[in-house]
Order: sequence, then C1' cells, then structure tokens
RNA sequence: UGAGUUGGCUGAGCAAUCGCCGCCUGAUAUGAAAAUUAUCAGGGGGAGGAAAGUCCGGGCUCCAUAGGGUAGGGUGCCAGGUAACGCCUGGGCGGCGCAAGCCGACGACAAGUGCAGCAGAGAGAAGACCGCCAGGCACUAUUUAUAGUGCAAGGUAAGGGUGAAAGGGUGCGGUAAGAGCGCACCGGACCCCUGGUAACAGUGGGUUGCAAGGUAAACUCCACCCGGAGCAAGACCAAAUAGGGUUUCAUAUGGCGCGUCCCGCGUUGAAACCGGGUAGGUUGCUUGAGUCUGCGAGCGAUUUCAGACCUAGACGAAUGAUUGUUCUCGACAGAACCCGGCUUAUAGGCCAGCUCACACC
RNA sequence: GUCCCCUUGGCACAGCUGGAUAGCGCGACUCCCUCCUAAGGAGUAGGUCAGAGGUUCGAAUCCUCUAGGGGACGCCA
Repeated sequence: UGAGUUGGCUGAGCAAUCGCCGCCUGAUAUGAAAAUUAUCAGGGGGAGGAAAGUCCGGGCUCCAUAGGGUAGGGUGCCAGGUAACGCCUGGGCGGCGCAAGCCGACGACAAGUGCAGCAGAGAGAAGACCGCCAGGCACUAUUUAUAGUGCAAGGUAAGGGUGAAAGGGUGCGGUAAGAGCGCACCGGACCCCUGGUAACAGUGGGUUGCAAGGUAAACUCCACCCGGAGCAAGACCAAAUAGGGUUUCAUAUGGCGCGUCCCGCGUUGAAACCGGGUAGGUUGCUUGAGUCUGCGAGCGAUUUCAGACCUAGACGAAUGAUUGUUCUCGACAGAACCCGGCUUAUAGGCCAGCUCACACC
Repeated sequence: GUCCCCUUGGCACAGCUGGAUAGCGCGACUCCCUCCUAAGGAGUAGGUCAGAGGUUCGAAUCCUCUAGGGGACGCCA
C1' cells in the first nucleotide's frame, strides 16, 4: 500500500421565532380554608438502534396458595453467567478458510417400530446380472492332451454395472478363482491408565479381524423445563335500562371458573342468536433486574462496594413549521404496561485489535 | 394493542402422515359442428406451489426467517 476479518461508537450540526404533549413554580379567579378547575407568566423535559416482527424469557395483574396425575408443547456436547431464557461467555468436537476467523437443531438408530419412489441380480445379518474359477457332459479343431464353444449344477463379493447409499482402506502373501483367509500399516470398537470440574483428548498400555450402514426438522426413548390468560390484565367512580326475548345443553353423580382430560378446590347455571343501553373519568403509568463514573473479583459473559443522576407517558393519541447558517446533503424508520434477548431493515462516517500478500528500512 | 389463521395457472379449490408427469371445475386459445352466434364435441397452452435459507438421497408437504392478506377481542353481563 492492497485484500480480508473481528469488536465498538455514531445515525447531520448550530441559532432564533411560532406551535403541540406532560411536569414544576408563582400570580389571579372560584372557595371560609384546603383541594380542584380555568387563565396568565416563568423554568425545565419530549422517540430508536432497531421504538419493527411478536419469535423466546421474565416482572406485574387476575383466575386456588398455582395443587396431584395425564395429554400436549419446548429444549438437547460440557461448564459457567443470569430474575429467567431457545440468550450470552469460555471450552470440547465436526466442517469451511493459507491465516486472522467464521458456521453448526451437536443426546440416543447397539430398546422397539417405520421409511428408502425409479434404477438395479440384490436396499438390510442383502445379493451371482456381467465377469472370474476348478471339475462334469456334449461338440469342433488339431500337435492326442491341450485350446475353443455350448449346457446343467456349483464356488467366488477381487473387478464391472445400478443407485444418494451395496456390510472398513492400501499393499503383500495365499488360492482353482477369491475372500480379514493370514500378515504389515492406517482406521474402528471395547477395557485400563494419564490429563481435565466436565464435554473430551492421548505417537500411552492391553484385547478384538472388524460387528446390526442411513434417517429421530419419522414415530419413539432418555434427561431437564413449562398451570392458564393477558394492561382491551386488573382496581375504583359515574352514566344508562327492556339487567328483555328465543333456541340449545344441564338438572347437583349436573353446569361453570380451570381454553386437553381426570382428581381436587371454589362457585351455582352455561352457550349461541335477536333486541336494547352506554362507550365518560381516575388509577394501573413509569424509580427501574435503571443510567453514568470510580475501585476491586473474574480469561470472559457478568458482578461486589461507593458516589452521582432522574431521562416521554399520550388515549380523535404530542415532537412540527418557518428563517438564517455549515457540511460529506442525510439510510432504515415513530414509543402505547415495563424490562432481558433473538431476528429482520439500515445511506454514510469514525475508532481499535488481528491476519495474509507485496514493497522498503 | 393482544391473540389466531391463510397464501397452489386468470378465478375458486384439492393435494399437506415427504416419492418424482402437481390435479379438478370455470375461464382463455385452436379445430369441428352451424348461414352466424350460443350450447355441444375434440384438443392445446398456461404453475419456478408467496419469497429466502435449512433438514433429507428427495420438499407444495417438515423446520426457521421474511413479505402480503384476513379474522376475533370493551362494559352493563
């Protein structure tokens, strides 16, 4: 210098004016006072890294205190972190890459069951289609014991062929031809030893010719986890009246709460349709597993302690407009009960670590 | 806001416990029939199964993410 890779930050800036939504303070009006409400003045705050998808986990609220069993669902190498997780960190194993590094639904098919179209001889303790092989029978040739051809019954898993997949690999010996049939090396399985918390690893030792291959995002088995519903949860006040009608289910060994079912607990009708009324206010609501800084523990995720700070809270739902000015001319995108993650979208800019190639010192 | 469901020729649907040519009806087009049209008869084309990735030998079907569309839910009760 070029190429790559990992982690983090940022997401146009500044000023003025007028608006919009909350909060605080003061004044005036109302009122005996407090409170409330209204108006005015001043101060201060006002979207994001994803506010998104709603895919996981938790808080909070109600239903039993969330119970026992069953069905169902989820997760799945090991250890740790955490309120919890399917998240994160570190490690192991496998794959990709020269490397930095990245990716992995990564328990079990030797518990059982199932599945594998077409092709192929054979698809699961498999299989003789071609090929190879000794012997038998028949025929032909001749050098008369050899060669060739054909037939029937065999041997053979080396070679060919089919397929995604055909029951360790290479070599030598061996054999009629072959074959872990034997041997050497490589690979595998089991036991022990050593290291490691463990997953697992080992040019460690021993045994074994080697065994029933694939598929669990197929049923299933094993281990662990999960009660249900959701802020339109829930609580309070007010308003309204036709708290009505029809049908169905049930008749307390019942119905409903409890969204699989049974037991159990509570409660005493339930569901659908038709019709009617009301769709107002307060609360939940934002101080929280909170943010920042410092010191420590830890490889790290994370966390102890101390100090400082308060940073939207709407509900016909706020954050806009104008002017001036600067630049690199601006992407994806707008809170709705709140957090921790994941995933997806994202113009550009900045910082740091590492790797490879080339050049120079 | 919360909770569910769907997406297969132009339209309405089947196939969804994986298996190779993805099928049916209507519609479109061509030919026959008719003087012409309709009806009728014969035939043809048209699909990367919403998009992307994964599992598997093999995916419309199983899993994950994304896009688009639809539905239900207040109180009296």
Two RNAs folded together computationally: RNase P RNA and transfer RNA, 438 nucleotides in total.
Its mean pLDDT, the model's own confidence on a scale to 100, is 78.
It holds a member of the Rfam family "Bacterial RNase P class A". Rfam links the family to the GO terms ribonuclease P activity, tRNA processing and dimeric ribonuclease P complex. By type it is a ribozyme.